[in-house]
RNA sequence: AUUUUAUAAAGAAGAGGCGAGAGAUUAGGCUCUAUGACCCUCUGGCAACCCACUCCAAAAGAGUAAGGUGCCAAUUCCUACCCAUUGCGGGAACUAUAAAUU
Numbered sequence: 001a002u003u004u005u006a007u008a009a010a011g012a013a014g015a016g017g018c019g020a021g022a023g024a025u026u027a028g029g030c031u032c033u034a035u036g037a038c039c040c041u042c043u044g045g046c047a048a049c050c051c052a053c054u055c056c057a058a059a060a061g062a063g064u065a066a067g068g069u070g071c072c073a074a075u076u077c078c079u080a081c082c083c084a085u086u087g088c089g090g091g092a093a094c095u096a097u098a099a100a101u102u
Base pairs, nucleotide, nucleotide: 001102003100004099005098006097007096008095013043014042015041016040017039021032022031023030026080027079028078029077044072045071046070049068050067052064053063054062055061081091082090083089
C1' cells in the first nucleotide's frame, strides 16, 4: 500500500523548542494563530480497538488500565453526492483510527 469489519455528536493540557501559517485533499464558508498557532520533545491525561487480568459455568456483558496503538479546539469544524424538508434530519462517499488480511 490492498481488502474486510468496527467506530467517529462523548472524553482528555501544561512546560520547553521552533517561528508562520494551520484546520487531510479540491472549492466555498467558518475558525485557530506573533497574547506564538501548526509541528517537535518532555511530562500529564483521555479512551478502551488489541493484549493482559478480574467478575461470570460459558457466551454475551461488565470492570481494571501494566503493555501495543490511538487521541487530547470547534461533530471527521461545516457544506458539496442521494433522499426528505420551512427548518432540524437520514444515508452514501471520502478521511481518520483499530484489528485482521494479501